[in-house]
A computed fold for a 303-nucleotide RNA from a Methylophilaceae bacterium, annotated as Bacterial RNase P class A. The RNAcentral record of the sequence draws on ENA. Rfam family: Bacterial RNase P class A. Its family is annotated with tRNA processing, ribonuclease P activity and dimeric ribonuclease P complex in the Gene Ontology. Model confidence (mean pLDDT): 76 of 100. The model forms 94% of the base pairs in the Rfam consensus. A source record names the gene rnpB. The source organism's lineage runs through Bacteria, Pseudomonadota, Betaproteobacteria, Nitrosomonadales and Methylophilaceae.

RNA sequence: GAAGUUAGCCAAGACAGUCGCCGCUUAGUAGUAAGGGGAGGAAAGUCCGGGCUGCACAGAGCAAGAUGACGGCUAACGGCCGUACGCCGCGAGGCGAGGAAUAGGGCCACAGAGACGAGCGUAUUUAGUUACGGUGAAACGCGGCAACCUCCAUCUGCAGCAAGACCAAAUAGGCUGGUAAUAGGCGUGACUCGCGCUGCCAGCGGGUAGGUUGCUCGAGCGUGUGAGUAAUUGCACGCCUAGAUGAAUGACUGUCCUUGUAGCAAUGCAAGACAAAACCCGGCUUAUCGGCUAACUUCACAU
Numbered sequence: 001g002a003a004g005u006u007a008g009c010c011a012a013g014a015c016a017g018u019c020g021c022c023g024c025u026u027a028g029u030a031g032u033a034a035g036g037g038g039a040g041g042a043a044a045g046u047c048c049g050g051g052c053u054g055c056a057c058a059g060a061g062c063a064a065g066a067u068g069a070c071g072g073c074u075a076a077c078g079g080c081c082g083u084a085c086g087c088c089g090c091g092a093g094g095c096g097a098g099g100a101a102u103a104g105g106g107c108c109a110c111a112g113a114g115a116c117g118a119g120c121g122u123a124u125u126u127a128g129u130u131a132c133g134g135u136g137a138a139a140c141g142c143g144g145c146a147a148c149c150u151c152c153a154u155c156u157g158c159a160g161c162a163a164g165a166c167c168a169a170a171u172a173g174g175c176u177g178g179u180a181a182u183a184g185g186c187g188u189g190a191c192u193c194g195c196g197c198u199g200c201c202a203g204c205g206g207g208u209a210g211g212u213u214g215c216u217c218g219a220g221c222g223u224g225u226g227a228g229u230a231a232u233u234g235c236a237c238g239c240c241u242a243g244a245u246g247a248a249u250g251a252c253u254g255u256c257c258u259u260g261u262a263g264c265a266a267u268g269c270a271a272g273a274c275a276a277a278a279c280c281c282g283g284c285u286u287a288u289c290g291g292c293u294a295a296c297u298u299c300a301c302a303u
Stems, first nucleotide, its partner, number of pairs: 001299010013256007021038002024035004040274001044285002047283005052160004064156005069083005085096004099151002104149002106145003116141001120133004164213004174204006184198005220239008257272006
């Protein structure tokens, strides 16, 4: 110098100004003013695991689903770490559904006469008695496959913040009390009778609209240090970092950056990765322009 491997980080391109949007705090009777906060590494897919909430639940089992080397981490996991083993790579490294075939069922491509069943061929023997048999992963047997069913061990109750809790209007209906009355009103009917329905006032309770809460301080983040190969964890100090609900987190201007494009040039024009919270957290998977840092590997060159 080139090509790589692993781990981590930044990333609505950066800065400034103006005008807005959603919460919070303070002041004010109020209009309002001031201050401060406002998406992600994946917020995504909703695939696993947990917290939280409601319901169910004596105990045990069946069914269904998941996992499966050994040891460890964790709130927990199907996640992560370490070790051994196997495969790939010159290498740094990467990948891995892996208990049981003497409980049972099922399957065993091609080749081969025959593929799980014992038969078949040749030789041999008192005797299916003994030996051998091209092929093939496996052949005349106590064979192989469980990533086919199954068995074994372990785990899993169900639903989810649209969970759940609280306040609670109008209208209609319900219940109770009072009041009116055999009257009145409405319907049917040309009318009368008849038939059917029921008024007014007050209170109570349930549900709906709507509102409040759950809601964001948490298995939290940063730094230092100790234990451990590591995942992880102890201690000390410091910090507060979105909580919307038809759903805020934006728009414009200027300068600069990168890329593309036109041009001899000055410069002009266009674009700025994937994607955007919705109860919270740990993982996995998928998408992603460009860039930075550290350690390591291989090759080439120079000393």